[in-house]
Context: one part of a larger RNA
Molecule: small-subunit ribosomal RNA, 3' major domain
Organism: uncultured bacterium
RNA sequence: UGACGGGGGCCCGCACAAGCAGCGGAGCAUGUGGUUUAAUUCGAAGCAACGCGAAGAACCUUACCAGGGCUUGACAUCCCCUGACGAAUGCUGAAAGGCAUUUUCCCUUUUAGGGCAGGGAGACAGGUGGUGCAUGGUUGUCGUCAGCUCGUGUCGUGAGAUGUUGGGUUAAGUCCCGCAACGAGCGCAACCCCUAUAGUUAGUUGCCAGCAUGUAGAGAUGGGAACUCUAACUAGACUGCCGGGGAUAACUCGGAGGAAGGUGGGGACGACGUCAAAUCAUCAUGCCCCUUAUGUUCUGGGCUACACACGUGCUACAAUGGCCGGUACAGAGGGCAGCGAAGGAGCAAUCCGGAGCGAAUCUUUAGAAAGCCGGUCUCAGUUCGGAUUGUGGGCUGCAACCCGCCCACAUGAAGCCGGAGUUGCUAGUAAUCGCGAAUCAGCAUGUCGCGGUGAAUGCGUUCCCGGGCCUUGUACA
Numbered sequence: 001u002g003a004c005g006g007g008g009g010c011c012c013g014c015a016c017a018a019g020c021a022g023c024g025g026a027g028c029a030u031g032u033g034g035u036u037u038a039a040u041u042c043g044a045a046g047c048a049a050c051g052c053g054a055a056g057a058a059c060c061u062u063a064c065c066a067g068g069g070c071u072u073g074a075c076a077u078c079c080c081c082u083g084a085c086g087a088a089u090g091c092u093g094a095a096a097g098g099c100a101u102u103u104u105c106c107c108u109u110u111u112a113g114g115g116c117a118g119g120g121a122g123a124c125a126g127g128u129g130g131u132g133c134a135u136g137g138u139u140g141u142c143g144u145c146a147g148c149u150c151g152u153g154u155c156g157u158g159a160g161a162u163g164u165u166g167g168g169u170u171a172a173g174u175c176c177c178g179c180a181a182c183g184a185g186c187g188c189a190a191c192c193c194c195u196a197u198a199g200u201u202a203g204u205u206g207c208c209a210g211c212a213u214g215u216a217g218a219g220a221u222g223g224g225a226a227c228u229c230u231a232a233c234u235a236g237a238c239u240g241c242c243g244g245g246g247a248u249a250a251c252u253c254g255g256a257g258g259a260a261g262g263u264g265g266g267g268a269c270g271a272c273g274u275c276a277a278a279u280c281a282u283c284a285u286g287c288c289c290c291u292u293a294u295g296u297u298c299u300g301g302g303c304u305a306c307a308c309a310c311g312u313g314c315u316a317c318a319a320u321g322g323c324c325g326g327u328a329c330a331g332a333g334g335g336c337a338g339c340g341a342a343g344g345a346g347c348a349a350u351c352c353g354g355a356g357c358g359a360a361u362c363u364u365u366a367g368a369a370a371g372c373c374g375g376u377c378u379c380a381g382u383u384c385g386g387a388u389u390g391u392g393g394g395c396u397g398c399a400a401c402c403c404g405c406c407c408a409c410a411u412g413a414a415g416c417c418g419g420a421g422u423u424g425c426u427a428g429u430a431a432u433c434g435c436g437a438a439u440c441a442g443c444a445u446g447u448c449g450c451g452g453u454g455a456a457u458g459c460g461u462u463c464c465c466g467g468g469c470c471u472u473g474u475a476c477a
Base pairs, nucleotide, nucleotide: 001477002476003474004473005472007471008470009469010468011467012466013465015461016460019425020424021423022422023421026315027314028313029312030311031310032309033308034306035305042053043052064301065300066299067298068297069296070295073124077123078122079120080119081118082117083116086103087102088101089100090099091098092097106114126290127289129288130287131286135284136283137279138278139277140275142273147186148185149184150183151182152181153162154161155160166177167176168175192267193266194265195264197235198234199233200232201231202230203229207224208223211222212221213220238261241255242254243253244252245251317418321377322376323375324374325373326372327371333365334364335363338357339356343352344351345350384415389410390409391408392407393406394405395404431453432452433451434450435449436448437447
């Protein structure tokens, strides 16, 4: 000087407390451990691994296993020789491939050249092989915590200190005052984006108040430029104003005006560093290793196993509910190998059909759902719950046996609110309800977004956890 303390002081955070909803019990989905296996590819490991890499394992992917092939190679450059490549047919084969037959280039100065393919020689290719404790890059984490430092000066023999401590204050090393310090840098804040209000400009594909036309209904038509909206530019919030407190300061409390008030709400943004944290399997890369194999190709299998253990979710256990009928209101997205309307068939999944649309329109996904109105059920393992299983179908795709999703009928398990313990959340939040997108042929209870309905509680900081500052002790570095 740090680190640590079941030392002290001050302060903060959904840390506790006050509340709401969960998890832990059940079934299933998914990830992991373990076990099994020819293989169950690899990585991730307290917080900060475990719906994580994977925004989507039937083949492919694929790295694993079994078997069949190739050896200058699936891929790149160079040299020599030959020929188009390719396509079709036959034989063989599980396929890749092999053999045979037929057919067959461009340009040109006609020597040659070019791309492509076959053969040959070697230089080399190749490696998801090892080392993340050799590395770059990227990322997590403490933590959006308020800290981390430097120059000069001063003090100390020196390591170092001071500044950065102190009194206040703040979300903040934020600001004020004081001070052997005076300044400065990286962080904080602001500048950026979205959102909340208004104005100006613009008025199509969006809008329809007023005036006409028109309809079963309809901005459908003439027209309009008000409103909504779209998308650019502005304005607006700054403790600016008033009062109290305070040291006359910083600031704080209350009020006015205002759409918004003291950082308005949300996002992006992550200091010096810590964890030899993670990643050699995104990529790049040193060294080591393999080179008729640890490379490469194909078929089939596996990554989907299953006594069990754990994490994360979904669905429930019902009446604030289930079922049936009627009826309303979104936002944000996507669409051409695509979205797919009307109409028709089917109980349905879906099929036929093909209008329209490369979409502020017209078009389509698209019916929002919870809600509201009416009916029924009457507390039961039930008209709750839907696992499991059987049968029959549908879709995608060469192909759904291993191993996809969906529909119908039948079946109808556990489960009556969950021990110790433990998680999230302070407002348009929690809870609850549906919708969309990426990946994607097909496959979501996951992920990322979107809107609808919409709470309770917060006395406070004694305690638990984590963190910041000062101080103290130390046999630790």